RNAcentral holds the sequence, with entries from ENA. Transfer RNA from Morchella populiphila, 86 nucleotides, folded computationally. Taxonomically the source falls in Morchella sect. Distantes (Eukaryota, Opisthokonta, Pezizomycotina, Pezizales). Its Rfam family is "tRNA". Rfam classes the family as a transfer RNA. Rfam links the family to the GO term triplet codon-amino acid adaptor activity. The same sequence occurs in records of 2 taxa. The coordinates come from a structure-prediction model, not an experiment, and the mean pLDDT is 80.
């Protein structure tokens, strides 16, 4: 240098050219349970632990254009990474 595959939320993935780009983990809040402190017992407090539940926030789909009524998806350029050939 040629060909080819990949790039989507902090991480891991989904999404037939057509609904508000979906799901899991993580994060945050509330709640449940436990522990410690306090108390007669609760309430309450903890920058303690932890199980389950509910909810929230988080993406200009690597980037710049094009096609189309409509693009994460198709086409072209470009950036990064992997593979392969020379």
């Nucleotide at each position: 240098g040629g060909c080819u595959c990949c790039g989507u939320a902090g991480c891991g993935u989904a999404a037939u050219g057509g609904c508000u780009a979906a799901c899991g983990c993580a994060u945050u809040g509330c709640u449940u349970u436990c522990c410690g402190g306090u108390u007669a017992a609760u309430c309450c407090c903890g920058a303690g632990a932890u199980u389950g539940g509910c909810a929230a926030a988080g993406a200009u789909u690597g980037u710049g254009g094009g096609u189309u009524c409509g693009a994460g998806u198709c086409c072209c350029g470009u950036c990064g990474g992997g593979g392969u050939c020379g």